[in-house]
Context: one part of a larger RNA
């Protein structure tokens, strides 16, 4: 110079950016992922219509009770979609994990977008609701019904998939690419409140992913030998692909002083600090990417996981209990204990930007946007300003009826209102998409109108009044190192970064006057160049 800093003393405002570095210690509470009724069957709960029935009268209204899914709508259930994103931690990890070229003629890709090209006619369950049984409870379990855009067969099916064999071209070994031929396989929900939305098939692009290969990536040789799935073949499984990936059988190889093996440490990287660069040292915060989700381990589902707020097993811990059994997982946003020198509210809003899911309305959203706290860092503002000398008084110093400083500083005169106090006024961020109504094109696009939408905030900011009024300290003064004297102490008490200082004149220890330096911050201490 620098810091996510902290510890002392002191503190007047805004902006802005930052805030558990230590126990990936353990967590009360609440929120953080749901949405669709335009797939469906329904009707626990709400309003609304209708029937009946009672009552009261104003004789057709009220009112209450009950029936009814008729309508809006919707708890819970069945189906979609999403829950793999977005948040968080850095434990693990010397590794194709990351960077940085390549490559895939060895690969997949929901949602979007373009082309073609299609949906015949069937079927058989089951949830929920109903009745039961068991259990304290978490829940389980039978039995009877019933839907679907839920499941499943048949049928067509050019293009696909897979064998066989032909023809052309092309390259990079393995082979690609295109044209015919034979034979097997193998779609769909024509569903919906139907301008439209959805389903099925290839193929093409986006996107987003695997995977694989060069080169780089800490320290220790007081770590020298490591290796049997080892390295290689064939073959077979497996996978979205390649491959010891896994397995048979077969060879005996593969790796290393150009550092294998072991053993410490540690997430990379973009960047950041500092240097005149070289370099050195760190990866907070923001951006990419990996890895982790109470400790292992393991697969469903699904296009996409081996899945933070899903499952199933194992062990540790905490909690419930009727003891037979059970229930959880803050390294999401708050907030608790603990630990530590040390780090903030159990806040507000989906306005705005983004995402899920819907046709849309909207509806979720601790993401995000905003507000609280913290001088914890950086920037800016102020704490007056001009004039004013009998150089007032006080202090401290001396060579002492003197002079010197303190100092234009004070008083005092005029002047300013940032700021501050009370009045008033008062935003930008939000026009787009959606919706209503209207036009053109000509069938889902534009373009016009119309009304709505602000947490942050009655905040920023602007006016007016008042009135110098509301606002300085911390640290040094022997050298380095800028700024000196008087007391007091007498190697005592103490300083102290290094030299060193104090033993009776201490510019160096304490106090005081003054003086340097920084200033709303100064200084210490750590730790980087």
């Nucleotide at each position: 110079g620098a810091u996510g800093a902290a510890c002392g003393c002191u503190a007047g405002c805004g902006a802005u950016a930052g805030g558990c570095u230590u126990a990936a210690c353990a967590c009360a509470u609440g929120c953080a992922a749901g949405u669709c009724g335009a797939g469906g069957g329904g009707c626990a709960g709400c309003a609304u219509g209708g029937u009946c029935u009672u009552a009261g009268c104003u004789u057709g209204c009220u009112a209450a009770g009950a029936c009814u899914g008729a309508u809006g709508g919707c708890g819970a259930c069945c189906g979609g979609c999403g829950c793999a994103c977005g948040g968080g931690u850095g434990c693990g990890u010397a590794a194709c994990g990351c960077g940085u070229a390549u490559g895939c003629a060895a690969c997949u890709u929901g949602c979007c977008u373009c082309a073609c090209a299609g949906a015949g006619g069937g079927g058989g369950a089951u949830a929920a609701c109903c009745c039961g049984u068991c259990g304290a409870a978490a829940g389980a379990c039978g039995g009877a019904c019933u839907a679907a855009u839920a499941c499943c067969g048949c049928g067509c099916a050019c293009a696909c998939u897979u064998a066989c064999g032909g023809g052309a071209g092309g390259g990079c070994a393995u082979c690609c690419u295109u044209c015919g031929g034979u034979a097997a396989g193998g779609a769909a929900a024509u569903g919906a409140a139907a301008u439209u939305c959805g389903c099925u098939g290839u193929g093409a692009g986006a996107u987003a992913g695997g995977c694989a290969u060069g080169c780089g990536u800490c320290c220790c040789a007081u770590u020298a030998g490591c290796u049997a799935g080892u390295u290689g073949g064939u073959g077979a499984g497996g996978u979205a692909a390649c491959g010891g990936c896994u397995c048979a059988c077969c060879a005996a190889g593969g790796c290393a002083a150009c550092g294998a093996u072991g053993g410490g440490u540690a997430g990379g990287g973009g960047a950041a600090c500092u240097g005149a660069g070289a370099g050195g040292u760190u990866g907070a915060a923001c951006c990419c990417c990996c890895a982790c989700a109470c400790u292992g381990g393991u697969a469903c589902u699904g296009a996409g996981a081996c899945a933070c707020g899903g499952a199933c097993c194992a062990g540790a811990c905490u909690c419930c209990u009727a003891c037979g059994g059970g229930a959880g997982g803050c390294a999401g946003c708050a907030g608790u204990g603990a630990g530590g020198a040390a780090u903030a509210u159990u806040g507000g809003u989906c306005a705005a930007u983004g995402g899920g899911c819907g046709a849309g309305a909207g509806c979720c959203u601790g993401a995000a946007c905003c507000a609280g706290c913290c001088a914890a860092g950086u920037c800016g503002c102020g704490u007056g300003a001009a004039g004013g000398a009998u150089g007032a008084c006080u202090g401290u110093c001396u060579u002492a009826u003197g002079g010197a400083u303190u100092g234009u500083a004070a008083a005092c005169u005029u002047c300013u209102u940032u700021u501050g106090u009370a009045g008033g006024g008062g935003a930008a961020u939000a026009a787009a998409g959606a919706g209503g109504g209207g036009c053109a094109c000509g069938u889902g696009u534009g373009c016009c109108u119309c009304a709505g939408u602000g947490a942050a905030u009655g905040u920023a900011c602007c006016c007016u009044a008042c009135g110098a009024a509301u606002a300085a300290g911390c640290a040094u003064c022997g050298g380095c190192u800028a700024a000196c004297u008087c007391c007091g102490u007498g190697c005592c008490a103490g300083c102290a970064g290094c030299c060193g200082c104090g033993g009776u004149a201490a510019u160096a220890c304490g106090g005081a006057g003054g003086a340097u330096g920084c200033g709303a911050g100064c200084g210490u201490u750590a730790u980087c160049c």
Predicted 3D model of a 529-nucleotide part of an RNA (small-subunit ribosomal RNA, 5' domain) from an uncultured bacterium. Its Rfam family is "Bacterial small subunit ribosomal RNA". Its family is annotated with structural constituent of ribosome and ribosome in the Gene Ontology.